[in-house]
A computed fold for a 409-nucleotide RNA from Pandoraea terrae, annotated as Bacterial RNase P class A. The model forms 93% of the base pairs in the Rfam consensus. The RNAcentral record of the sequence draws on Rfam. Its mean pLDDT, the model's own confidence on a scale to 100, is 76. The source organism's lineage runs through Bacteria, Pseudomonadati, Pseudomonadota, Burkholderiaceae and Pandoraea.

RNA sequence: AGAGUCGGCCAGACAGUCGCCGCCUUCGAAAGGAGGGGGAGGAAAGUCCGGACUCCACAGGGCAGGGUGAUGGCUAACGGCCAUCCGUGGCAACACGCGGAACAGGGCCACAGAGAACAGACCGCCGAUGGCCUCCGGCGCAAGCCGGAUGGAUCAGGUAAGGGUGAAACGGUGCGGUAAGAGCGCACCGCGGCGUGCGGUAACGCACACGGCACGGUAACCUCCACCCGGAGCAAUUCCAAAUAGGCAGGUGAUUGGCGCGCGCCUCGUGCGUGCGCCGGCAACGGGGCCCCCGGGAGCCUGCGGGUAGGAAGCUUGAGCGGCGCAGAGAUGCGUCGCCUAGAGGAAUGACUGUCAGCCCCGGUUUCGGCCGGGGUCACAGAAUCCGGCUUAUCGGCCGGCUCUGCGA
Numbered sequence: 001a002g003a004g005u006c007g008g009c010c011a012g013a014c015a016g017u018c019g020c021c022g023c024c025u026u027c028g029a030a031a032g033g034a035g036g037g038g039g040a041g042g043a044a045a046g047u048c049c050g051g052a053c054u055c056c057a058c059a060g061g062g063c064a065g066g067g068u069g070a071u072g073g074c075u076a077a078c079g080g081c082c083a084u085c086c087g088u089g090g091c092a093a094c095a096c097g098c099g100g101a102a103c104a105g106g107g108c109c110a111c112a113g114a115g116a117a118c119a120g121a122c123c124g125c126c127g128a129u130g131g132c133c134u135c136c137g138g139c140g141c142a143a144g145c146c147g148g149a150u151g152g153a154u155c156a157g158g159u160a161a162g163g164g165u166g167a168a169a170c171g172g173u174g175c176g177g178u179a180a181g182a183g184c185g186c187a188c189c190g191c192g193g194c195g196u197g198c199g200g201u202a203a204c205g206c207a208c209a210c211g212g213c214a215c216g217g218u219a220a221c222c223u224c225c226a227c228c229c230g231g232a233g234c235a236a237u238u239c240c241a242a243a244u245a246g247g248c249a250g251g252u253g254a255u256u257g258g259c260g261c262g263c264g265c266c267u268c269g270u271g272c273g274u275g276c277g278c279c280g281g282c283a284a285c286g287g288g289g290c291c292c293c294c295g296g297g298a299g300c301c302u303g304c305g306g307g308u309a310g311g312a313a314g315c316u317u318g319a320g321c322g323g324c325g326c327a328g329a330g331a332u333g334c335g336u337c338g339c340c341u342a343g344a345g346g347a348a349u350g351a352c353u354g355u356c357a358g359c360c361c362c363g364g365u366u367u368c369g370g371c372c373g374g375g376g377u378c379a380c381a382g383a384a385u386c387c388g389g390c391u392u393a394u395c396g397g398c399c400g401g402c403u404c405u406g407c408g409a
Base pairs, nucleotide, nucleotide: 001405002404003403004402005401006400007399008398009397010396012356013355014354015353016352017351018350020039021038023036024035025034026033027032041380045391046390048389049388050387051386052385053233054232055231056230065229066228067227068226069225070084071083072082073081074080085099086097087096088095089094100224101223105222106221107218108217109216122163123162124159125158126157129156130155131154132152133151134149135148136147137146138145139144171189172188173187174186175185176184190213191211192210195208196207197206198205199204237313238312239311240310247304248303249302250301251300252299257279258278259277260276261275262274263273264272265271266269285295286294287293320339321338322337323336324335325334326333327332358377359376360375361374362373363372364371365370
């Protein structure tokens, strides 16, 4: 210098004007005014995990259901984090892994292929052995019998080395061996789990000896093993509480009102029921502040309790943030000093202007480092009880650790 890898940080700055939501002070009887100060994020998001908090349920234990799954640690807890192990990828730094058990049991393994799980003979190889055929020799009158072949590959049969199928075909290479082959034997490599020794808290690693290899895959199928989990959620939950309607209790209020007409019913009466009209009486209420009076025409008044609108609490001081020190390899923990940093409630946190900075484009210029002018752009997104994580989105920039390659001293 180039290429890469890991981690941390920032998320425009300043000024002015006009607004929005809380808080404090002050003036005011109130409405309101004045002043001061505060006001989104690294993800506030998805709501995927875990907790705090609240209500409900709950003696204890089990079943069912759900979740987690290498080992050790951290933590309030976790499916998170740290460190380590193993596997895979990478020259490396490093990255990734839903990483327990497949002799407890069951299920499944398409297509292709001869054969897919205590495997299999399609092609190929062999055909030692036993038949068959051919040839030669011997014996026999003959049928035939015996022996041989450096014959055939014809039958039985042997063979998992080679070909072919497949994601996967029951270790690999070499030598020996054989009729041909084969862990059949041996050496090396691989594998395996029991053993011993050493290292490590452990997962596990290393070494030695052992076993001819016997144990295909799938548990993101059922299952088994170990551990964890009660349910709902701030629209939780609690308090105050209007109008209207309804509930309960108490108080108060006209009258067995009268007459007439019509209709219906029957026990046919001085009957009963019902409708209309007239007259009388009368509470609340209204006309007015009160009385008389007038209107009005069956309710009205008081209390209690439940609930709604509305208001308040929960609500932001907290597993908090920053500095320093200590312990630890680290996650993290402890100590000490300092700080207070949105709290709305259909939901504020915004808009504009100017200067400067970053980035991009165009033009000019250049001593190729840049400089000048103009224009544009400035991401993703946005609190809603709070906290710890994970995941996803994100213009651009800064800093640091480490690795590999090249060059120079």